This is a predicted structure of a 75-nucleotide RNA (transfer RNA) from a Gaiellaceae bacterium. Its mean pLDDT, the model's own confidence on a scale to 100, is 81. RNAcentral records the identical sequence in 2 taxa. Rfam family: tRNA. Rfam describes the family as follows. Transfer RNA (tRNA) molecules are approximately 80 nucleotides in length. It is annotated as a transfer RNA.
[in-house]
RNA sequence: CGGGGCGUGGCGCAGCCUGGUUAGCGCGCUAGUCUGGGGGACUAGAGGUCGGCAGUUCGAAUCUGCCCGCCCCGA
Numbered sequence: 001c002g003g004g005g006c007g008u009g010g011c012g013c014a015g016c017c018u019g020g021u022u023a024g025c026g027c028g029c030u031a032g033u034c035u036g037g038g039g040g041a042c043u044a045g046a047g048g049u050c051g052g053c054a055g056u057u058c059g060a061a062u063c064u065g066c067c068c069g070c071c072c073c074g075a
Stems, first nucleotide, its partner, number of pairs: 001074007010027004020058001029045006051067005
């Protein structure tokens, strides 16, 4: 320098290709109930505006452009 992949709650991921309900799942966290306690189970809840900026559109995590970070390949 060129090509490719990834970036979504504290952690790990899905959703993107094919734009449309209030962005979901597991673990974790908080509270309550069961239990003498622990462990465990059940119920409820909090927590992200999707790496950043801009564009397209009635509408963007999803499409487009630029930029940032990490990883891989090539020169």